[in-house]
Context: one part of a larger RNA
RNA sequence: AUGAACGCUAGCGGCAGGCCUAACACAUGCAAGUCGAGGGGCAGCACAAAGAUAGUUUACUAUUUUGGUGGCGACCGGCGCACGGGUGAGUAACGCGUAUGCAACCUACCCUAUACAGGUGAAUAGCCCGGAGAAAUUCGGAUUAAUGCUCCAUAGUAUUGUUUUUUGGCAUCAUUUGGAAAAUUAAAGCUUCGGCGGUAUAAGAUGGGCAUGCGUCUGAUUAGCUAGAUGGUAAGGUAAUGGCUUACCAUGGCAACGAUCAGUAGGGGUCCUGAGAGGGUUACCCCCCACACUGGUACUGAGACACGGACCAGACUCCUACGGGAGGCAGCAGUGAGGAAUAUUGGUCAAUGGAGGCAACUCUGAACCAGCCAUCCCGCGUGCAGGAUGACGGCCCUAUGGGUUGUAAACUGCUUUUCUGCACCAAGAAAUACCCCGACGUGUUGGGGCUUGACGGUAGUGUAGGAAUAAGCACCGGCUAACUCCGUGCCAGCAGCCGCGGUAAUACGGAGGGUGCAAGCGUUAUCC
Numbered sequence: 001a002u003g004a005a006c007g008c009u010a011g012c013g014g015c016a017g018g019c020c021u022a023a024c025a026c027a028u029g030c031a032a033g034u035c036g037a038g039g040g041g042c043a044g045c046a047c048a049a050a051g052a053u054a055g056u057u058u059a060c061u062a063u064u065u066u067g068g069u070g071g072c073g074a075c076c077g078g079c080g081c082a083c084g085g086g087u088g089a090g091u092a093a094c095g096c097g098u099a100u101g102c103a104a105c106c107u108a109c110c111c112u113a114u115a116c117a118g119g120u121g122a123a124u125a126g127c128c129c130g131g132a133g134a135a136a137u138u139c140g141g142a143u144u145a146a147u148g149c150u151c152c153a154u155a156g157u158a159u160u161g162u163u164u165u166u167u168g169g170c171a172u173c174a175u176u177u178g179g180a181a182a183a184u185u186a187a188a189g190c191u192u193c194g195g196c197g198g199u200a201u202a203a204g205a206u207g208g209g210c211a212u213g214c215g216u217c218u219g220a221u222u223a224g225c226u227a228g229a230u231g232g233u234a235a236g237g238u239a240a241u242g243g244c245u246u247a248c249c250a251u252g253g254c255a256a257c258g259a260u261c262a263g264u265a266g267g268g269g270u271c272c273u274g275a276g277a278g279g280g281u282u283a284c285c286c287c288c289c290a291c292a293c294u295g296g297u298a299c300u301g302a303g304a305c306a307c308g309g310a311c312c313a314g315a316c317u318c319c320u321a322c323g324g325g326a327g328g329c330a331g332c333a334g335u336g337a338g339g340a341a342u343a344u345u346g347g348u349c350a351a352u353g354g355a356g357g358c359a360a361c362u363c364u365g366a367a368c369c370a371g372c373c374a375u376c377c378c379g380c381g382u383g384c385a386g387g388a389u390g391a392c393g394g395c396c397c398u399a400u401g402g403g404u405u406g407u408a409a410a411c412u413g414c415u416u417u418u419c420u421g422c423a424c425c426a427a428g429a430a431a432u433a434c435c436c437c438g439a440c441g442u443g444u445u446g447g448g449g450c451u452u453g454a455c456g457g458u459a460g461u462g463u464a465g466g467a468a469u470a471a472g473c474a475c476c477g478g479c480u481a482a483c484u485c486c487g488u489g490c491c492a493g494c495a496g497c498c499g500c501g502g503u504a505a506u507a508c509g510g511a512g513g514g515u516g517c518a519a520g521c522g523u524u525a526u527c528c
Base pairs, nucleotide, nucleotide: 001526002525004524005523006522007521008520011380012379013378014377016375017373018372019338024336025335026334028333029332030331033079034078035077038076039075041072042071045070046069047068049066050065051064052063053062054061055060056059086291087290088289095216096215097214098213099212100211101210102209105208106207110204112202113201114200115199116198118152119151121149128141129140130139131138132137158184159183160182162180163179164178167174168173189196190195217263218262219261224254225253226252229251230250231249232248233247234246235245236244266288267287268286269285271280272279273278293314294313295312296311297310316327317326318325319324344370346369347368348367352366353364354363355362356361383414384413385412386411393405394404395403396402397401419465420464421463422462423461424460428455434449435448436447437446438445439444440443472517473516474515475514476513477498478497479496483512484511485510486509487508493500494499
């Protein structure tokens, strides 16, 4: 010093931390949705009007029909789901750190600029009809929409190759300073009329990809290793370079400056220690990487080879009508197991941030809060002053007496941090939306008003009461601060080291006294 544990003890607050073991298995709930201002529609809810039927009090009740309106389950479509959150199994590697390069690359949403948005067609889900199945689910028929899909048109400062020219470099080349003639590729609408979107290109921003120098644990009781292996040519593949892959050709490449093999391990900023050099460490927080029951594979997409997507195989668990199906907490809680050991099946989207949306808003176990635990650190308290015939009691002694506990107590006065009761009561809220006014000038901006708090009637403040509610633990032979008596008698026991104990033990056990820390104190483990 610690993510600690154990023993004894325990008043409060603030701030932080909390499965280090089985990357063991998981009941249950929640953790990723959103948009009706893309679409067809209308299952459920509400409203309105009209119609029908029944009861009748003749304008009410009940039932029902019509998507007409608010809205909206399921469905098509868009965006998101690649973020956020978890874990450290694997990995000794361009994985990480640091410094460079890409004349070898991509980048949805966002910003800036320029230009454009004309036509056409065929389907499909839903709905409807029918069927199979225990279920999961699924099949057939008919019909319908779009910002889903298809085709045509339009097009240059775009792309591709050819050719000519200018300048430069680092070889492939780059820059266009220009030009020529070819080929090729777009789009979507909605609207409350305020707006929101679409397509192409260029540039930016952001995020990534790739390559390289250097650094990066132990073992030589591991000395040789390697066949896509090392290089070349050609092709394929990729956003892109490359044995990345394939065909052919050559025989290389690495290694005592430690290859290969084996073991261990996520890396770094940090953190601990130390005067420093150094040694150890990677829990919390931040960055990067890897993984998501185990292994493999691709699809979609700007981005994944995808934790809460798909397919296949395997192990395990569950359902089954035995034909077949379902699942993946290393998300947040929680359960069992393992263990010396580690928390609530809590509240809220109020703030910050994220996704979708014009917005209202919805979702958000991210986050913010609360609960549990002396686990760490910090702070506060458990009273203060006076009070001697130095009480009683205890303990000790040289014992009619003295010492010590000890101003300690009693007693008197004071205070009220805390505590208990009562009362008041925050900041965190800025915005958005809505209303009003103004500026520019037609959707931006400024001002005013109004609205919004989980925590929480919490923090805090005031008031009343009364010393009231609050001290332990270890040690006392030396190291090492602190000594006497009794018991025991090499016994019982102590012990970190030296060592104590065999009849006067300051070392064992108890008592009195003392010393050190203090809501903690000791022990154990580990690092310096």

Predicted 3D model of a 528-nucleotide part of an RNA (small-subunit ribosomal RNA, 5' domain) from an uncultured prokaryote. Rfam family: Bacterial small subunit ribosomal RNA. The coordinates come from a structure-prediction model, not an experiment, and the mean pLDDT is 82. RNAcentral holds the full RNA, with entries from ENA.